Small-subunit ribosomal RNA from an uncultured bacterium, 1473 nucleotides, folded computationally.
RNAcentral holds the sequence, with entries from ENA.
It matches the Rfam family "Bacterial small subunit ribosomal RNA". Its family is annotated with ribosome and structural constituent of ribosome in the Gene Ontology.
RNA sequence: AGAGUUUGAUCAUGGCUCAGAACGAACGCUUGCGGCAUGCUUAAAACAUGCAAGUCGAACGAGAAAGUGGCUUCGGCCAUGAGUAAAGUGGCGCACGGGUGAGUAACACGUAGCUAACGUCCCUCUUCGCUGGGGAUAACCUCGGGAAACCGAGGCUAAUACCGAAUGGUCUAAAAGAUUCUCUGGAGUUUUUUGGUAAAGCCUUACGGCGCGAAGAGAUCGGGUUGCGUCCCAUUAGCUUGUUGGUAGGGUAAUGGCCUACCAAGGCGACGAUGGGUAGCUGGUCUGAGAGGAUGAUCAGCCACACUGGAACUGAAACACGGUCCAGACUCCCACGGGAGGCAGCAGUUGGGAAUAUUGGACAAUGGGGGAAACCCUGAUCCAGCAAUGCCGCGUGAAUGAUGAAGGCCUUAGGGUCGUAAAGUUCUUUUAGUGGGGAAGAAGGGUAACUUGACGGUACCCACAGAAAAAGCACCGGCUAACUCCGUGCCAGCAGCCGCGGUAAUACGGAGGGUGCAAGCGUUGUUCGGAAUUAUUGGGCGUAAAGCGCGUGUAGGCGGCUAUGAAAGUCUGGUGUGAAAGCCCGGGGCUUAACCCCGGAAGUGCACUGGAUACUACAUAGCUAGAGGGUUAGAGAGGAAAGCGGAAUUCUUGGUGUAGGGGUGAAAUCCGUAGAUAUCAAGAGGAACACCGAUGGCGAAGGCAGCUUUCUGGCUAACAUCUGACGCUGAGACGCGAAAGCGUGGGUAGCAAACAGGAUUAGAUACCCUGGUAGUCCACGCCCUAAACGAUGGAUACUAGAUGUUGGAGUUCCUAAUAGCUUCAGUAUCGUAGCUAACGCGUUAAGUAUCCCGCCUGGGAAGUACGGUCGCAAGAUUAAAACUCAAAGGAAUUGACGGGGGUCCGCACAAGCGGUGGAGCAUGUGGUUUAAUUCGAUGAUACGCGAGGAACCUUACCUAGGCUAGAAUGUGAGUGACAGAUGGUGAAAGCCGUUCUUCCUUCGGGACACGAAACAAGGUGCUGCAUGGUUGUCGUCAGCUCGUGCCGUGAGGUGUUGGGUUAAGUCCCGCAACGAGCGCAACCCCUAUUGUUAGUUACCAGCACGUUAAGGUGGGGACUCUAGCAAGACUGCCGGCGUAAGCCGCGAGGAAGGUGGGGAUGACGUCAAAUCAUCAUGGCCUUUAUGCCUAGGGCGACACACGUGCUACAAUGGCCGGCACAGAGGGCUGCGAGACCGCGAGGUUUAGCCAAUCCCAUAAAGCCGGUCCCAGUUCGGAUUGGAGUCUGCAACUCGACUCCAUGAAGGUGGAAUCGCUAGUAAUCGCGCAUCAGCCAUGGCGCGGUGAAUACGUUCCCGGACCUUGUACACACCGCCCGUCAAGCCAUGGAAGUUGGGGGUACCUAAAGAUGGUGACUUUACGGGGAGCUAUCUAAGGUAAAACCAGUAACUGGGGCUAAGUCGUAACAAGGUA
Repeated sequence: AGAGUUUGAUCAUGGCUCAGAACGAACGCUUGCGGCAUGCUUAAAACAUGCAAGUCGAACGAGAAAGUGGCUUCGGCCAUGAGUAAAGUGGCGCACGGGUGAGUAACACGUAGCUAACGUCCCUCUUCGCUGGGGAUAACCUCGGGAAACCGAGGCUAAUACCGAAUGGUCUAAAAGAUUCUCUGGAGUUUUUUGGUAAAGCCUUACGGCGCGAAGAGAUCGGGUUGCGUCCCAUUAGCUUGUUGGUAGGGUAAUGGCCUACCAAGGCGACGAUGGGUAGCUGGUCUGAGAGGAUGAUCAGCCACACUGGAACUGAAACACGGUCCAGACUCCCACGGGAGGCAGCAGUUGGGAAUAUUGGACAAUGGGGGAAACCCUGAUCCAGCAAUGCCGCGUGAAUGAUGAAGGCCUUAGGGUCGUAAAGUUCUUUUAGUGGGGAAGAAGGGUAACUUGACGGUACCCACAGAAAAAGCACCGGCUAACUCCGUGCCAGCAGCCGCGGUAAUACGGAGGGUGCAAGCGUUGUUCGGAAUUAUUGGGCGUAAAGCGCGUGUAGGCGGCUAUGAAAGUCUGGUGUGAAAGCCCGGGGCUUAACCCCGGAAGUGCACUGGAUACUACAUAGCUAGAGGGUUAGAGAGGAAAGCGGAAUUCUUGGUGUAGGGGUGAAAUCCGUAGAUAUCAAGAGGAACACCGAUGGCGAAGGCAGCUUUCUGGCUAACAUCUGACGCUGAGACGCGAAAGCGUGGGUAGCAAACAGGAUUAGAUACCCUGGUAGUCCACGCCCUAAACGAUGGAUACUAGAUGUUGGAGUUCCUAAUAGCUUCAGUAUCGUAGCUAACGCGUUAAGUAUCCCGCCUGGGAAGUACGGUCGCAAGAUUAAAACUCAAAGGAAUUGACGGGGGUCCGCACAAGCGGUGGAGCAUGUGGUUUAAUUCGAUGAUACGCGAGGAACCUUACCUAGGCUAGAAUGUGAGUGACAGAUGGUGAAAGCCGUUCUUCCUUCGGGACACGAAACAAGGUGCUGCAUGGUUGUCGUCAGCUCGUGCCGUGAGGUGUUGGGUUAAGUCCCGCAACGAGCGCAACCCCUAUUGUUAGUUACCAGCACGUUAAGGUGGGGACUCUAGCAAGACUGCCGGCGUAAGCCGCGAGGAAGGUGGGGAUGACGUCAAAUCAUCAUGGCCUUUAUGCCUAGGGCGACACACGUGCUACAAUGGCCGGCACAGAGGGCUGCGAGACCGCGAGGUUUAGCCAAUCCCAUAAAGCCGGUCCCAGUUCGGAUUGGAGUCUGCAACUCGACUCCAUGAAGGUGGAAUCGCUAGUAAUCGCGCAUCAGCCAUGGCGCGGUGAAUACGUUCCCGGACCUUGUACACACCGCCCGUCAAGCCAUGGAAGUUGGGGGUACCUAAAGAUGGUGACUUUACGGGGAGCUAUCUAAGGUAAAACCAGUAACUGGGGCUAAGUCGUAACAAGGUA
């Protein structure tokens, strides 16, 4: 100090979450020792039992018993115990110490003052005194009552108990003076007169000591009072009658409405009264860099309380924790008549709770009470016990030890790791254990001697034995240090946030390993921090949450220039205080530390006081720059009222006129022959004001528009004449405030919610159409809200400009219009600096500053509920919570998409030609069927596809029969046989037999076959969503990127966009880009022309020979051709256009002209596209089977549906005869001439050919001639019957071909749809691969004949580029809204009902207090006093309201919940913005 999380990515906003520290904690797992601390946070609930406050005989009277000893007449007596115990009178103490935090929002607490308005037992000091009397009373005794507690009557007695009298220095009251001080209220000192007021004795060694009274002073501790500080709610705004003040009196130690009477009518409050809620306050504690925030255990100060409420008494002090009285609740005793009690003291019990200890020891120390003292008392205190509750310290061993043991885990099978870890060897002994020794803490008291330690036989020291007895917990996906295997398979589970888990999970569970901390570790809870996420330090408000709709103005806040004064704020010095402890610093003591002790600093504060006077405030005196007034001018839809005007719509009347009109995408409803629409004329009525008209004007905003008049507000300029800070803002308050809406009364032409009808549609309560009422208009009164927006509060000052425009003023030129310049006030656009998350703003700021106001603090719930206020209502305003989510939102970026735009291309459309879709057949697919119909491919991009050859084989499928280290491959000891031949069985495979005994050799061996054992098999089983490779598609589309630079906070952009051009990101120009790469093009192959070289198997012009015929032969190298090498084409030339690139031209030349034609060649990527069945391959599955062998069957089924084809439907044709012309291929298990046979398929025989030589091999369409004559035909050939041929072990399922016979549908094909732009379509035949044969009409090639059309780019489809919008990014097959239905959750209303606290009024009224009276009593006489009575008063009761909380039939909306229903509202022009 930060990090994770919104997005495809980015920046910013913003919430949520985490890492830290802490705790009086609790829970889970674990646990060796010690020191020091801490330990009912909940029920201020109830308490059994014991203890926690007594003491004094030196204040006083009285005074036992047991026991012991002695005596005895045996009844008892005496002494001692003992003036003891116990009790009483009296004194002091019990108001301290200890506990708790219920109450209390208050002078309770803190701090600083005041008390001249007060008290103070005990203590200290000073002064003076203590004379002389009196009467009682408890104890005790007797009697009585009562269960008890206890009480009554009579009698006796003492005092430091009580009461007169005396004395009166003093004190006090009254009156009259003097003097000092002073805060002017008074206080101190003092004089005189009158009245009143004291005392107690005890001990003694007789010295003295203790005590008593009065007064003064001190010390200490208190009482009272004041300033300031001290929580939340305004959905608590008004409160108050002893209330505020005065006078008099009472009361108190003392001021005071503290109380009473009278008088006055005040007092408090937005600077928050009153009310409600919560809470003991502080030093401090925790956290934090600090400022702050939270907290108030232990320790310390103060306060309050003592079962609940009330009250007083005593006393120096109490309205009293272990006192009294009364009332109440509760508990206990009881003889039912009455009594007793108060752990929030220490232990302890029950209860509550997640949770908190022993019914311990001692007064040894410290402290307290009493006492002269010894001493007694002390659950204060000191100690011990329990608890890892916390902090601190120590230990659980150290060194050495590599065959890196065994074992675990992992593994690429080699190894790695746990790991020097262990074992082993050598050491040490803290702690714990055992034994021995053994403190300090002790001061004091007392004396003749002496004696005192609870802790504790503790700390500490020594010795002994032995590594011996002593490690866990959490975590390991990111944040966050730490990784693998197995199991599981959206299950079980995890999770602080993000999120993991659907068969390869570092996230679940286990294991191995690792990381962190360690006698602890985690979890939970709480607080602060991080969070600048309430922002004083230190935030914001155009679009993220946030500027009130606008103004006027009150309080308040802030405020121009100059001078003087005083010194409140401010600054500075000093003094006092800020308790101790704590924190911090420096020392010291426990072995160290924690802990403890000493000293210092600090305590930012408050008060008093001296000084300074710049600034602020204050006072006084001035000024004119702010503000206002005046004069002279000016512009304007500023406002209100009255009047007037024309155009248009509609309606009415009349004329002309006839069949339609109107409306729409198209229609219909509607109007019209009863005369519409159209047109002309006249009239009525209401509303609105075209053109001018404008980023023009005015107004505070809302808003304001024909013209004229009247009334009226504001603004601007010039002059510098007046006032002299009069100013700015503005909580409340008041006023204005579009549209819609409401009330009353008018008005109503047009328009038009609702409503009706017609359309559209799946529906259409809409969009469109025809109608149409409120309303829109006027007057008056309400409402008070808008995206009331510049989404931008007001004021002032400062900070580059440019351009336009409105209204003034000045000035220059000029006759003037006008133009230029200067300046003031508005209003716009662009832009510098600067600001901003960016977009953008930019003198009209969102810049730089100051002042004032308003507002914000995650999304939803919700601008909702409740309450208040306002309103006739509608509703407005103020304004939450529970619950729920981890986001919601802003700007910009890249894509994708749009029923957005622009540009361009493509057989994309159009223009054409020919098809498909209809028929029959072939073939593939779906479906169905089946034992099986093996599998895959499925929009384009599956369907004559994998398959370029399913009768067996193939073959993966089915049935049946067999095999099990297996059918194949490798290594392999060994064997020399196996194989072959042959017999049986069998469907075959196989099984069981018989027979024969191999080849080569360099003699080592090898080939071949079998083969135990073992390693290793096999799988067309699954996963193409684990993969490689290959392929399809977009697409032969023109795109896709990089380096450096530049721009941007960044994602990213630029380059690659723009202007042209191209088939092309092709090229040119321009340009913050400059270059480059993969693509394009070219290079490669074929083809078109020519040259050259070469000339067999090809060729044959000329020469010769020769044949029935023939380059057949000699020969030739001319031609064709073959196949090598070259040439050629590059917009090179010309003309036009153009800057250029380039385009155009029946241009030239050329065989070929603008890529000549064709092929090969497929960028970055997309589709989790296809393929695990070509192959390869991870993982999983299978192993007498999901492997292997064999036979037969199936892949060929057939009601149907689709795709792709073939043949046709005929005359541009069919058939018959004759004649002609290719190219490219193939051929030895082959092609096969010729001859003969067969109608033919073919057969027999064989020549030639390993091919420019021979063969397949007759090309067909075509041409010539003939025939058919428009018909289901001389078209068409399906189907079927018969007979054959060929291949092959084998043509039944299931081959092709031939011949004879048969002769189906079909007469050009609906909606729809496909191909093709030239040697193309169309049409004609030929060849090849696979292959024994062939289901080939398929595929791949070859040549022959050989067209038509393209105006053009509006539209359909696909694509490219630019731009725009976006709430999409799984990217429109996207996103997403609302009702309904289901479940769960919290919440509002509600007839009622239950409870609570407080207040008001009245009734009753205990104890007590005060007043009155007063039997009685007294040696006390200005006395006491039962009782009665008046007032006040706790509890109680009654009554009516208000408030708060709980609950409730029913009801309202809200939230949440993978796959429900209905639609499609929003996001693109979202299809009606």